This is a predicted structure of a 348-nucleotide RNA (Bacterial RNase P class A) from Butyricicoccus sp. A source record names the gene rnpB. The coordinates come from a structure-prediction model, not an experiment, and the mean pLDDT is 76. Its Rfam family is "Bacterial RNase P class A". Gene Ontology terms of the family: ribonuclease P activity, dimeric ribonuclease P complex and tRNA processing. By type it is a ribozyme. Taxonomically the source falls in Butyricicoccus (Bacteria, Bacillati, Eubacteriales, Butyricicoccaceae).
């Protein structure tokens, strides 16, 4: 100086004009005015994909049965399918990085295409024998060809995969059939280590991949969701007032009206933002995190506010906009600043 990893943090500044929600003061012209002051969108607000609080129903406990969801071990967390450290595994010189990673002797299905044959298999090739043609001598063997039968996974082709690999015995050829290595799974001891595991040692094997195929095994889960839900409630519905409310001449009927009760179409208020909070700074913990202190209040709208223009800065443009709240994941993102750390070269 270059290349490369992980990450972290901004997301235009400031001024000047004019608008808008919201909250509090404040004035009279009591309007849904009008003045002042304070405050007003993200890193993802998205997507609605997983948890959780909230709120409705629903349920004695408790099972089982369909249904979805997860899957190696220890943690963290209010919960998680998230997150941390670790193991196996794979990549990469490295830093680092990727991993749905339980079961395939419960059972069931798939393996296209090429290959003879895909969980069995004999095309060619080897070898043994029969048989027939033909040659040849030593005349009953031997050879060459075709063929039936039989053993044969050693060579040969096909494939992502063909009975684990080479090597020597071994055979009529051969084959873990036998042995030595080496390579993978299974069981058992033996140290470590909470634990997945790891590392030796013996044993006994090698008949195949696939469960992001169906299924099995453990674990987990009531259902809707703020247009939840909740109070009030003109009009409006139904019900009471015969043991005397009025009113139609009195008394049944009905019929206006009053009273009270109940429902809840419009609508209006609550839910609504003080929280599993955010910022320093200390402590424990590799870390996720967890805890003391000390400080801050940071949108709350209801057809929806959060805007426009003008200057200066080179330049200002990315993806996008709250809607009940949180933890996380995922994707979308111009540009730009920062720190660890590894590799390469050069100087000292």
């Nucleotide at each position: 100086u270059g290349a490369g990893u992980a990450a972290u943090c901004c997301a235009g500044a400031c001024a000047g004009u004019c608008g808008c929600g919201u909250g509090c003061c404040g004035g009279c012209c009591u309007g849904a005015c009008c003045g002042g002051c304070a405050u007003g969108a993200g890193g993802a607000a998205a997507g609605u994909c997983c948890g959780g609080g909230c709120u409705g129903c629903g349920c004695a406990g408790g099972g089982c049965a369909a249904g979805g969801a997860u899957a190696g071990c220890a943690g963290a967390u209010a919960a998680c399918g998230u997150c941390u450290g670790c193991c196996g595994g794979g990549g990469g010189c490295g830093a680092c990085c990727c991993u749905a990673g339980g079961a395939a002797u419960a059972g069931u299905g798939c393996a296209a295409c090429a290959g003879a044959g895909a969980u069995a298999u004999a095309c060619c090739g080897c070898c043994g024998u029969g048989u027939u043609u033909u040659c040849g001598c030593u005349u009953g063997c031997g050879g060459c060809a075709a063929u039936g039968c039989g053993g044969u996974a050693a060579g040969g082709g096909u494939g992502g995969a063909a009975a684990g690999g080479c090597g020597a015995g071994g055979u009529a050829a051969g084959a873990g059939c036998u042995c030595a290595c080496c390579a993978c799974g299974c069981c058992c001891c033996a140290u470590g280590g909470u634990a997945a595991c790891a590392u030796g040692g013996g044993g006994g094997g090698u008949c195949u991949g696939u469960a992001a195929a169906c299924u099995c095994u453990a674990u987990c889960c009531g259902c809707a969701g703020c247009a939840a839900c909740g109070u009030c409630a003109a009009c409006c519905g139904g019900g009471a007032c015969u043991a005397u409310g009025g009113g139609c001449g009195g008394c049944c009927c009905g019929u206006c009206c009053g009273u009270c009760c109940c429902g809840a179409c419009c609508g209006a208020c609550g839910g609504c933002u003080u929280g599993a909070g955010g910022c320093g700074u200390g402590u424990g913990g590799c870390g996720a995190c967890a805890u003391g202190c000390g400080u801050c209040c940071c949108a709350g709208a209801u057809a929806g506010a959060u805007g426009a223009u003008u200057g200066u800065c080179a330049a200002a443009u990315a993806c996008a906009g709250a809607a009940c709240c949180c933890g996380g994941c995922u994707u979308a993102c111009a540009g730009g600043c920062u720190u660890g750390c590894u590799c390469a070269c050069g100087c000292u």